This is a predicted structure of a 143-nucleotide RNA (c-di-AMP riboswitch aptamer (ydaO/yuaA leader)) from Anoxybacter fermentans. RNAcentral holds the sequence, with entries from Rfam. The source organism's lineage runs through Bacteria, Bacillati, Clostridia, Halanaerobiales and Anoxybacter. It matches the Rfam family "c-di-AMP riboswitch aptamer (ydaO/yuaA leader)". From the family's description: This family represents a conserved RNA structure found upstream of the ydaO and yuaA genes in Bacillus subtilis and related genes in other bacteria.
[in-house]
């Protein structure tokens, strides 16, 4: 002095998934905050159908082409590309360019909204070690 790894620390980034008391170190229990279901009147659907079943959570849905499987009918995988959706871009917000996602799991015959009320969650994963693309708006901090 320069790489390369691990682990901590910081900081940051999908998400709701965080702080706090108690506990003894573990949603165990409790609050608070954040998030979802479920559940009248009114309106809304008038069809419904266990198989063309229906539904939640979440952007994660559709559409077309090919191609394996597969069938009674069809579905299903994977690969292409479109449309819609959704993220990040390093004080914040908006534009404009950029880079990326479009899973995956539950419920069990069964659910529209829905106010009271009535149940549940609070996870899991990543990135960087640098000073992070622009323009306008604000806003902090030093001088």
């Nucleotide at each position: 002095a320069a790489c390369a790894a691990a682990g901590g620390u910081a900081c940051g980034c999908u998400g709701a998934a965080u702080u706090c008391c108690a506990g003894g170190u573990a949603u165990u229990g409790g609050a608070a905050g954040c998030g979802g279901g479920g559940g009248a009147c009114c309106c809304a659907c008038u069809u419904u159908u266990u198989u063309u079943g229906g539904g939640g959570u979440g952007a994660a849905u559709c559409c077309u082409u090919a191609a394996a499987u597969u069938u009674g009918a069809u579905a299903u995988u994977u690969a292409a590309g479109g449309a819609g959706g959704g993220g990040c871009u390093g004080c914040u917000c908006u534009u404009g360019g950029g880079c990326c996602c479009u899973a995956a799991c539950c419920c069990g015959a069964c659910a529209g909204c829905u106010a009271a009320c009535c149940c549940c969650g609070u996870a899991a994963g990543c990135g960087u070690a640098a000073a992070a693309c622009a323009a306008g708006a604000g806003g902090u901090u030093a001088c």